The RNA shown here (transfer RNA) has 74 nucleotides and comes from uncultured Ruminococcus sp.
It matches the Rfam family "tRNA". It is annotated as a transfer RNA. From the family's description: Transfer RNA (tRNA) molecules are approximately 80 nucleotides in length.
RNA sequence: GCGCUUGUAGCUCAGUUGGAUAGAGUGCAAGACUCCGACUCUUGAGGUCGCAGGUUCGAUUCCUGUCAAGCGCA
Numbered sequence: 001g002c003g004c005u006u007g008u009a010g011c012u013c014a015g016u017u018g019g020a021u022a023g024a025g026u027g028c029a030a031g032a033c034u035c036c037g038a039c040u041c042u043u044g045a046g047g048u049c050g051c052a053g054g055u056u057c058g059a060u061u062c063c064u065g066u067c068a069a070g071c072g073c074a
Stems, first nucleotide, its partner, number of pairs: 001073007010026004019057001028044005050066005
């Protein structure tokens, strides 16, 4: 330098061959329980879906560029 894969909540990940309010586990906060904790249960907060642009009535999904990580080739 070229090619491929990945990027979604603090962490680990799912997701949809374009459509209704973007999800799970774990973690965090509050409450219930308890003499107090732990466990368990309930509730809640937390996301510019890496970034920018394009197509579209509509993009996390498609296209282009770009950034980061990994792998391969030279």